[in-house]
């Protein structure tokens, strides 16, 4: 200097992520005790033990003691902008009466999709009319790009550059600043 590849550093989007912590509201399930009701199985699914049940098992009401995760809202702190979040495989842990395999919670890893947060519809998880998860749609908004408009400025007067706007298109391994590397003088 140029901006074709690499590779770092820093940064923007906004009801903007996620962790903790504690404050406020509402609440499911679980334990044991009673009563009545039920009539043989019960102990998350399946095999196998095992324990326990006609001194009445599972469910079902009604009372009572005891304790109640998980989710959600405001605050207040820390990390941050693939922040995070989802499928889906793998492999480690816990817990449900013991032992496999599953479910079901976590942690790590692999691919894959998702720029952002918001409303509304299906369906799924949830005790929930809170709120999540996925698909689908809608407007909004940020980033390049391209084609106009207005002002500054600058010019070789051809145009350029910045800022605002308007319409159209895309999207994160993106943009934007810088920096090293390469290339040329």
């Nucleotide at each position: 200097u140029a901006g074709u590849g690499a590779g770092g550093u820093a940064g923007a989007g906004g009801c903007g992520c996620g962790a903790c912590a504690g404050u406020u509201a509402a609440c499911a399930g679980u334990a044991c005790c009673u009563a009545a009701u039920g009539g043989a199985g019960u102990c998350c699914g399946a095999g196998a033990a095992g324990a326990u049940g006609a001194a009445g098992a599972a469910g079902u009401u009604a009372g009572g003691u005891a304790g109640a995760a998980g989710g959600a809202a405001g605050u207040g702190u820390c990390g941050c902008c693939g922040a995070a979040g989802u499928a889906u495989g793998u492999g480690g842990u816990g817990a449900g009466u013991u032992c496999u395999c599953g479910c079901c919670a976590u942690c790590a890893u692999a691919u894959a999709c998702u720029g952002g947060g918001u409303c509304u519809g299906u369906a799924g998880c949830g005790a929930a009319u809170a709120g999540u998860u996925a698909c689908a749609g809608g407007a909004c908004u940020g980033u390049c790009u391209u084609c106009g408009u207005a002002a500054a400025c600058a010019u070789a007067c051809g145009u350029g550059u910045u800022u605002a706007u308007g319409a159209a298109g895309u999207u994160g391994u993106g943009c934007u600043a810088u920096c090293u590397c390469u290339g040329u003088u």